[in-house]
The RNA shown here (Bacterial RNase P class A) has 379 nucleotides and comes from a soil metagenome. The RNAcentral record of the sequence draws on MGnify. The coordinates come from a structure-prediction model, not an experiment, and the mean pLDDT is 77.
RNA sequence: CGGACGGGCAGUCGCUCGCUGGAGUCGGAGGAAUCCGAAUCUGGCGGGAGGAAAGUCCGGUCUCCAUAGGGCAACAUGCCGGCUAACGGCCGGGGGGGCUCGCUCAAAGCGAGUUUUACGGAAAGUGCCACAGAAAACUAUACCGCCUGUCGUGUAUUUUGGCAGGUAAGGGUGAAAAGGUGCGGUAAGAGCGCACCGCGGCCGCAGUAAUGCGCGCCGGCAGGGCAAACCCCAUGCGGAGCAAGACCAAAUAGGGGAGGAGGAGCGGCCCGCUCCGUUAAGACUUCCGGGUAGGUCGCUGGAGCCGGAGAGAGAUCUCCGGCCAAGAGGAAUGACUGUCGCUCUCGGAAACGGAGUACAGAAACCGGCUUAUAGUCCG
Numbered sequence: 001c002g003g004a005c006g007g008g009c010a011g012u013c014g015c016u017c018g019c020u021g022g023a024g025u026c027g028g029a030g031g032a033a034u035c036c037g038a039a040u041c042u043g044g045c046g047g048g049a050g051g052a053a054a055g056u057c058c059g060g061u062c063u064c065c066a067u068a069g070g071g072c073a074a075c076a077u078g079c080c081g082g083c084u085a086a087c088g089g090c091c092g093g094g095g096g097g098g099c100u101c102g103c104u105c106a107a108a109g110c111g112a113g114u115u116u117u118a119c120g121g122a123a124a125g126u127g128c129c130a131c132a133g134a135a136a137a138c139u140a141u142a143c144c145g146c147c148u149g150u151c152g153u154g155u156a157u158u159u160u161g162g163c164a165g166g167u168a169a170g171g172g173u174g175a176a177a178a179g180g181u182g183c184g185g186u187a188a189g190a191g192c193g194c195a196c197c198g199c200g201g202c203c204g205c206a207g208u209a210a211u212g213c214g215c216g217c218c219g220g221c222a223g224g225g226c227a228a229a230c231c232c233c234a235u236g237c238g239g240a241g242c243a244a245g246a247c248c249a250a251a252u253a254g255g256g257g258a259g260g261a262g263g264a265g266c267g268g269c270c271c272g273c274u275c276c277g278u279u280a281a282g283a284c285u286u287c288c289g290g291g292u293a294g295g296u297c298g299c300u301g302g303a304g305c306c307g308g309a310g311a312g313a314g315a316u317c318u319c320c321g322g323c324c325a326a327g328a329g330g331a332a333u334g335a336c337u338g339u340c341g342c343u344c345u346c347g348g349a350a351a352c353g354g355a356g357u358a359c360a361g362a363a364a365c366c367g368g369c370u371u372a373u374a375g376u377c378c379g
Stems, first nucleotide, its partner, number of pairs: 001379005007340007015048009025038005050359001054370002057368005062241004075236004079093005094119001095117009120232002125230002127226003143171002145167008179197006198221001199219004203214004245297004255288005262276005304323008341357004346353002
């Protein structure tokens, strides 16, 4: 650095889901025996958190809303190829950087290993580049220095100062100073000229491509860095999320339609009494519709898990066999005891004793990323 595991067993008391049995109660069917259904109580059996269930950062499935078509904005991504349902993920490759080793006296260079990399565009435009420094950037620049001229000054002579020019070789500053080395050239210099290296373009060859190689050609050669600054270019992107959403549906109070002169109570009937109503804002009866409480579904069998074989460099894919593994909804998956295991720079001569045993907890589901993690094992 990568991978795997992340406590075992037993007992007691609980929780949740599924299946199944019993008890009485209620409702329905039936002539009955009995059957069906509902809730309650009480037994039995079986299942019951994770490698990250976390953050909710990406990508998808699914659902609803929106949507003629297209665009802007915003956001994200950015070398090439592949994998995948998809991705900003993964695999492989290329370029760049770091480290180590080898060749070499050493440097440069070459090669190997390892590691790392948000790696489109800096010649569209804007902006920034601390301190130091003359100057931090289209077309450069003169602080020191070097050279020429001229005016002084001094000296036997090679001195020194001012002014006007030339000059990027040398010095100095800086993370970075306008290609590098050498020869020629020059008053001194300079791609000013040339050779090699580097750079840019074209061509050829190799490669799917990124790209690499070429004593092939052309160009004296450039405008340094930052785009994880704005920006430009290319590509992608409608929005909200299972409290999505679908269905059933009470009481009470509203809404609408129809009927309607009576209705309700005083324990069964009559009388009587009381209350509400009588053409309306109409008691009462009945029907319809929406919504709420509540219930059901969505809900867990899936881009699934395990094993084997095969393809591939790998991510991954194909085939065969086997398996079903939480599904709650104010929200279960827990607590205690014993014992074993593991750890300790704890005590003890030993037996043994003591202390510790992490991070964390599903909520529609799946693929990733990131973060947390005592301890153990493997490479």